[in-house]
Context: one part of a larger RNA
RNA sequence: CUGGGCGUAAAGGGUCCGUAGGCGGUUGCGUAAGUCUGGUGUGAAAUCUUCGCCGCUCAACGGGAAGAAGCCACUGGAAACUGCGCAACUUGAGUAUGGUAGAGGCAAGCGGAAUUCCUGGUGUAGCGGUGGAAUGUGUAGAUAUCAGGAAGAACAUCUGUGGCGAAGGCGGCUUGCUGGGCCAUUACUGACGCUGAGGGACGAAAGCGUGGGGAGCAAACGGGAUUAGAUACCCCGGUAGUCCACGCCGUAAACGGUGCAUGCUAGGUGUAGGGGGUAUCGACCCCUCCUGUGCCGACGUUAACACAUUAAGCAUGCCGCCUGGGGAGUACGGCCGCAAGGUUGAAACUC
Numbered sequence: 001c002u003g004g005g006c007g008u009a010a011a012g013g014g015u016c017c018g019u020a021g022g023c024g025g026u027u028g029c030g031u032a033a034g035u036c037u038g039g040u041g042u043g044a045a046a047u048c049u050u051c052g053c054c055g056c057u058c059a060a061c062g063g064g065a066a067g068a069a070g071c072c073a074c075u076g077g078a079a080a081c082u083g084c085g086c087a088a089c090u091u092g093a094g095u096a097u098g099g100u101a102g103a104g105g106c107a108a109g110c111g112g113a114a115u116u117c118c119u120g121g122u123g124u125a126g127c128g129g130u131g132g133a134a135u136g137u138g139u140a141g142a143u144a145u146c147a148g149g150a151a152g153a154a155c156a157u158c159u160g161u162g163g164c165g166a167a168g169g170c171g172g173c174u175u176g177c178u179g180g181g182c183c184a185u186u187a188c189u190g191a192c193g194c195u196g197a198g199g200g201a202c203g204a205a206a207g208c209g210u211g212g213g214g215a216g217c218a219a220a221c222g223g224g225a226u227u228a229g230a231u232a233c234c235c236c237g238g239u240a241g242u243c244c245a246c247g248c249c250g251u252a253a254a255c256g257g258u259g260c261a262u263g264c265u266a267g268g269u270g271u272a273g274g275g276g277g278u279a280u281c282g283a284c285c286c287c288u289c290c291u292g293u294g295c296c297g298a299c300g301u302u303a304a305c306a307c308a309u310u311a312a313g314c315a316u317g318c319c320g321c322c323u324g325g326g327g328a329g330u331a332c333g334g335c336c337g338c339a340a341g342g343u344u345g346a347a348a349c350u351c
Base pairs, nucleotide, nucleotide: 003323004322005321006320007305008304012319014202015201016200017199021195022194023193025089026088027087028086029085030084031083033082034081035078036077037076038075039074040073041072042070049064050063051062052061092192093189094188095187096186097184098183099182100181104178105177106176107175108174109173110172111155115151116150117149118148119147120146121145122144126137127136163170164169207248208247209246210245211244212243216242217241221237222236223235224234259318260317261316262315263314264313267296268295269294270293271292272291273290274289275288276287277286300307301306324351325350326349333344334343335342336341
């Protein structure tokens, strides 16, 4: 490079936006760069082929004939397809209008239950904890119970193979600001599209920096048990951290282990949002359309498991990635980072 692949065997980038590039709807006219075709030139000689000479036959030698792909330039032509130019279209894409569901995001304020602590009352000998115990705690009055106060964090029930978001993720209530989706109706723009190397932004938890905060929980650590030992599992404590603000980090089994977009391809059943219809006292029922999300399943696919209109089916466009195991996501170098480290990423050797 080509081929074959990427749910689980090696392999989909964590996600989105988007630059270059690649690819791109319908109609007409023009053009002729790509494309197709004719001509001229080139396509060395040797070789191949044919004839001749010497020769036993070759070889060698001499003459002739035949020439293709390709290439470059010039030139004649074709106009279906691609490109380019002009004009036009509406089905792709988008905008407007009217509705609509939602833990989508940011900020501020508020709330109750629980927990711990503090103060006071009642009250007395235990409490706590376990498989059983002990450490621990309590006559300096605990546990229990009542009243009052403080603090921080999380929001029971509702809660649902429910909803929203590109992913990470999002759950008390109210208000403000704000992103996206879906449905309906006509109207408008007129290919404005798809993908996307580099690049940019976002990105759980842990971790880092500065300053706050610290109720509960809890790496590390201390103690008690268990055990042959027990640097663990169990118990009593407990610091970082968990929380907030700002700034870093940039990784995860960042998973649907399944890139994005578009078209096509049996059915059955549930659920969520919206629209239309029938019917009615009313509709939560029934019919139907669009959008999302589950289950079952035909064709087809698959090594099998399984997937199956939310494809892993049939196709197209573009990107990423794989190429035996170990060495190794290591070394070296580059880039990034305060650091931790991240990213890019080998080889010897070995099986």
Small-subunit ribosomal RNA, central domain from a metagenome, 351 nucleotides, folded computationally.